[in-house]
RNA sequence: GGCUCCAUAGUGUAGCAGUUAGCAUGUCUGCUUUACACGCAGAAAGUCCUGGGUUCACGUCCCAUGUGGAGCC
Numbered sequence: 001g002g003c004u005c006c007a008u009a010g011u012g013u014a015g016c017a018g019u020u021a022g023c024a025u026g027u028c029u030g031c032u033u034u035a036c037a038c039g040c041a042g043a044a045a046g047u048c049c050u051g052g053g054u055u056c057a058c059g060u061c062c063c064a065u066g067u068g069g070a071g072c073c
Stems, first nucleotide, its partner, number of pairs: 001073007010025004027043005049066001050064004
């Protein structure tokens, strides 16, 4: 330098057939316990990397001599 892939709660991940997003873990509160842990119940936490385009409407489709990361040559 060329090509390919990835970016979604603190962390890890799903979402693929476009209609405002789940799961696990962690955090917080309550119950339980002498206490802690485990367990149970509940809560908070995502403008889905950025910008642009298409669309009635995109995390989802398209573009990028944008940003960051991984791999191959």
Predicted 3D model of a 73-nucleotide RNA (transfer RNA) from Pteropus vampyrus. The prediction has a mean pLDDT of 80. Its Rfam family is "tRNA". Rfam describes the family as follows. Transfer RNA (tRNA) molecules are approximately 80 nucleotides in length. Taxonomically the source falls in Pteropus (Eukaryota, Eumetazoa, Chordata, Eutheria). The RNAcentral record of the sequence draws on Rfam.